[in-house]
Context: one part of a larger RNA
């Protein structure tokens, strides 16, 4: 010097991102216990007091030696009760610094955010405000159910049957959940438009028995037309779902304005005008886990506070089941404040053990 411990004058968080770590609290009995509350809780709230040993008295329980009563004489029954033992209470006394004498054994309070809660999670850097949850809503599914796995057979769903099963979102409880269906999705409707294969076959092309014309060495050659058949194509017309069209639907995906003027100080604008939109953000909340400007402004707490709490509203860019706002209880959660307590610190010191160092 390092590690693990012990103690410390005065102060007591001045340390630090932060009381991290340490200290403090701690058991049992008694007294006492607030706001708030879903009346269960909060609560061991908080805050106090007692606790050892000896003697005496008293009281409750257990066991029950022995004695005793009655008769139906029994493994019956009645009463008293020594001793031993487990507790409670009272009085007096004794000792120490100290009596749950060692060890083991909640620190507490106030306010706020988030999540209702118990639970679950990143095995090996995250335990949380994330996931789940009971509850709520929408939607699909009539049973050979929907959905899922499998090529199939088949299986799960379910030996269930809409008070059931699948999917999606939200997330106890309380008060609530506004407007928009123009876009996208889904559902419904089937009149019109569009539309495939297929049907249909008007026609068109190719091929050539043959006909005609010209030429001819009379063998034929060339040109034009061309039936049937075969073949290459092929218009009109018929033709489903879908798309289009029409309507519904937002606890479906989603969305929820701008400019100008106006009141008898000023300021502001209940009010008016105008443009655009499918409709222009309702209730509630709001510098917020959301506020850039920003350490907004005011108030509280401090000697002093970028944090915190209460307000204001100018919401860059809250907002109603991508839920809004509250909320008792709960939390190894996050933030701020206080009491107690302390070597966290002012500022370090001493001691113990184990290393380090030397020799072996």
């Nucleotide at each position: 010097c390092u590690c693990u411990c012990g103690u410390u004058a005065a102060g007591g968080a001045a340390u630090u991102a932060g009381g991290c770590a340490a200290a403090a609290u701690g058991g049992c009995c008694c007294c006492g216990u607030a706001a708030c509350u879903u009346c269960g809780g909060a609560a061991g709230a908080a805050g106090g007091g007692g606790c050892g040993c000896c003697u005496u008295c008293u009281u409750g329980g257990g066991u029950g030696a022995c004695a005793u009563u009655u008769c139906u004489c029994g493994c019956a029954u009645u009463u008293g009760g020594a001793g031993c033992u487990c507790g409670g209470g009272a009085a007096g006394g004794c000792c120490g610094c100290a009596g749950u004498g060692a060890a083991a054994a909640g620190g507490c309070c106030c306010a706020a955010g988030c999540g209702a809660c118990u639970g679950u999670u990143u095995a090996c850097u995250a335990a949380a405000a994330a996931c789940a949850c009971a509850g709520g809503u929408c939607u699909c599914u009539g049973c050979u159910a929907a959905g899922u796995c499998g090529u199939a057979a088949g299986a799960c769903g379910a030996u269930g049957u809409a008070u059931a099963g699948g999917g999606a979102c939200u997330g106890a409880c309380g008060c609530c959940u506004g407007c928009c269906c123009g876009g996208u999705g889904c559902c419904g409707u089937a009149a019109g438009g569009u539309u495939a294969a297929g049907g249909g076959g008007a026609g068109a092309g190719g091929u050539u028995a043959g006909a005609c014309a010209u030429c001819u060495u009379c063998g034929g050659a060339u040109g034009u037309c061309g039936a049937a058949g075969c073949u290459u194509u092929g218009a009109a017309c018929c033709g489903a779902a879908g798309c289009u069209c029409c309507g519904g639907u937002a606890a479906a995906c989603g969305g929820c304005g701008g400019c100008c003027g106006u009141a008898a100080c000023u300021a502001u604008a209940a009010c008016g005008g105008u443009c655009c939109u499918a409709a222009g953000g309702u209730a509630g909340c709001g510098a917020a886990a959301u506020u850039c400007c920003u350490c907004g402004u005011c108030g509280g707490a401090u000697a002093a506070u970028a944090c915190c709490c209460g307000a204001c509203c100018u919401g860059c860019a809250c907002g109603a089941a991508u839920g809004g706002c509250g909320u008792a209880a709960c939390g190894a959660u996050u933030u701020g404040g206080g009491c107690a307590c302390u070597g966290u610190c002012u500022c370090a010191a001493c001691g113990a053990g184990a290393g380090a160092c030397u020799c072996g």